[in-house]
Molecule: transfer RNA
Organism: Candidatus Caccomorpha excrementavium
RNA sequence: GGGGGCGUAGCUCAGUUGGGAGAGCGAUGCGUUCGCAACGCAUAGGUCAUGGGUUCGAAUCCCACCGUCUCCA
Numbered sequence: 001g002g003g004g005g006c007g008u009a010g011c012u013c014a015g016u017u018g019g020g021a022g023a024g025c026g027a028u029g030c031g032u033u034c035g036c037a038a039c040g041c042a043u044a045g046g047u048c049a050u051g052g053g054u055u056c057g058a059a060u061c062c063c064a065c066c067g068u069c070u071c072c073a
Base pairs, nucleotide, nucleotide: 001072002071003070004069005068006067007066010025011024012023013022019056027043028042029041030040031039050064051063052062053061
C1' cells in the first nucleotide's frame, strides 16, 4: 500500500427481504428476610463509531472517513 470481518445500553451480543431499537448480565427502587444472598416486580440507561447521500421512511442500501482484528505484499 491492497483485500476481508467487526463497531448497537456499563459489559457480552441479537436484530441485514428497509417501517416496533431489543435480550442476558450489571445498576437503582420496591416486595420477601432479623439481616444478607437467592427469588419476584418495576424503573433508568442508546447521536446504532463519525460525516454525507438515496428513500415517504435507514442500525439495515450507497460513498467517504476513524478505530480494531485478520490476510496478502